Large-subunit ribosomal RNA, domain IV from a Candidatus Woesearchaeota archaeon, 331 nucleotides, folded computationally. The full RNA is in RNAcentral, with records from ENA. Lineage of the source: Archaea > Nanobdellati > Candidatus Woesearchaeota.
[in-house]
Context: one part of a larger RNA
RNA sequence: ACUAGCUAAGGGAAUUCGACACAUUAGCCCCGUACCUUAGGUAUAAGGGGUCCCUGCGGUUGUUAGCUUAUGUUAGCAAUUACAGGGUGCAAUUACAAAGAGGGUCCGACUGUUUAACAAAAACUUAGCCUUCUGCCAGCCUGCAAAGGUGUGUAUAGAAGGUGACGUCUGCCCAGUGCCUGCACUUUAAACUCCUUUCCAAGGGAGCUAAGAACAGGUAAACGGCGGGGGUAACUAUAACUCUCUUAAGGUAGCGAAAUGCCUUGCCGUUUAAUUGACGGCCAGCAUGAAUGGCGUAACGAGAUCCUCGUUGUCCCUAACUAGAACUCUC
Numbered sequence: 001a002c003u004a005g006c007u008a009a010g011g012g013a014a015u016u017c018g019a020c021a022c023a024u025u026a027g028c029c030c031c032g033u034a035c036c037u038u039a040g041g042u043a044u045a046a047g048g049g050g051u052c053c054c055u056g057c058g059g060u061u062g063u064u065a066g067c068u069u070a071u072g073u074u075a076g077c078a079a080u081u082a083c084a085g086g087g088u089g090c091a092a093u094u095a096c097a098a099a100g101a102g103g104g105u106c107c108g109a110c111u112g113u114u115u116a117a118c119a120a121a122a123a124c125u126u127a128g129c130c131u132u133c134u135g136c137c138a139g140c141c142u143g144c145a146a147a148g149g150u151g152u153g154u155a156u157a158g159a160a161g162g163u164g165a166c167g168u169c170u171g172c173c174c175a176g177u178g179c180c181u182g183c184a185c186u187u188u189a190a191a192c193u194c195c196u197u198u199c200c201a202a203g204g205g206a207g208c209u210a211a212g213a214a215c216a217g218g219u220a221a222a223c224g225g226c227g228g229g230g231g232u233a234a235c236u237a238u239a240a241c242u243c244u245c246u247u248a249a250g251g252u253a254g255c256g257a258a259a260u261g262c263c264u265u266g267c268c269g270u271u272u273a274a275u276u277g278a279c280g281g282c283c284a285g286c287a288u289g290a291a292u293g294g295c296g297u298a299a300c301g302a303g304a305u306c307c308u309c310g311u312u313g314u315c316c317c318u319a320a321c322u323a324g325a326a327c328u329c330u331c
Base pairs, nucleotide, nucleotide: 002324003323004322005321007319008318010316011315014314019311027051028050029049030048031047036041038165052087053086054085055084056083058081059080060079061078062077063076064075065074066073067072088092100309101308102307103306104305105304106303107301108300112124113123128163129162130161131160132159133158134157139150140149141148142147166296167295168294169293171226172225173224176223177222178219179218180217181216182215186213187212192207193206194205195204196203227245228244229243230242231241254288255285266282267281268280269279270278271277
């Protein structure tokens, strides 16, 4: 010096990416408990007090006995319990065991599941919501087939997909790509029919025609998409207003420097002595936006992040001790 422990005056996160690690708290009884809320919760919220031994005096219950009966009263034993006084120690859940607490924001509603052996999560699932297919010898799946599963089920069912509790909502676009419906006409394979180079064959031509295409519609909780320029108000600024190009339609309600903002440490406020942090506002949104769901949200979370209190060898700044293991020297 190392490993595992234990203890540290004063300070108390100054350490660090970050209180990581350690420490604090802890059981039971009594008191007392806010904001918020889906009225269930939050909640062991928070925050206080008590806890061992002895004695005294009460209460309650069970049981036994006595006395009286107005239906009680007295006593013993057992269990339990209130109050008071005293005793001991630094300390009475003395060991073991046994929550640190609170507040703000983001994400996901929740319980659950997952990368056996680097990831437990905001990922997956979920109830709820929506769409599509399917009338049963169904549809979907397995199989070359016979056949089998769903199912000895029958649309309140089965299959496929999206979203993801709840609350509140879910705007515009069918031009493109899909899907669905229709289809007078057009295009179109083989087969078939007819014609054919003097016969036969090969070949050539014409007709008929399925699906598909073309054509005509529908459909966005289908894949997806949702503009630019100029002018204008009696300070300035801005533009309710207006002109113009253009699109299938030009982003609605919301939210917004965001898990999304380049510029950017945006600007203002709060928090700090000081903050590229956090929170609340603002909106010019490089490149938000509505089931590729938008915005809220109590409860929940070994999730992410910020703050406060408590507590501490994380640190100022190291030191002593215990055990182990190792090294050097000597014997």
The coordinates come from a structure-prediction model, not an experiment, and the mean pLDDT is 84.